[in-house]
RNA sequence: GGGCCCGUAGCUCAGGGGUUAGAGCAGUCGGCUCAUAACCGAUUGGUCAUUGGUUCAAAUCCAAUCGGGCCCA
Numbered sequence: 001g002g003g004c005c006c007g008u009a010g011c012u013c014a015g016g017g018g019u020u021a022g023a024g025c026a027g028u029c030g031g032c033u034c035a036u037a038a039c040c041g042a043u044u045g046g047u048c049a050u051u052g053g054u055u056c057a058a059a060u061c062c063a064a065u066c067g068g069g070c071c072c073a
Base pairs, nucleotide, nucleotide: 001072002071003070004069005068006067007066010025011024012023013022018056027043028042029041030040031039049065050064051063052062053061
């Protein structure tokens, strides 16, 4: 330098054009317990990497950029 894949909650990841963006773990509060863990219930947390474009409508499609990974040279 070229090709491909990925970027969504603190972490691991779903969601691939439409109704309020979700799960598990973690955090907080409560229940249970003599107490702690486990278990149960509730709850907090997101400009969906950035910018632009397409569209009535974009996390989702397109382009560029940034960051990470793999391969080739």
This is a predicted structure of a 73-nucleotide RNA (transfer RNA) from a Candidatus Moraniibacteriota bacterium. Model confidence (mean pLDDT): 82 of 100. Rfam family: tRNA. It is annotated as a transfer RNA. About the family: Transfer RNA (tRNA) molecules are approximately 80 nucleotides in length. The gene name in the source record is trnI.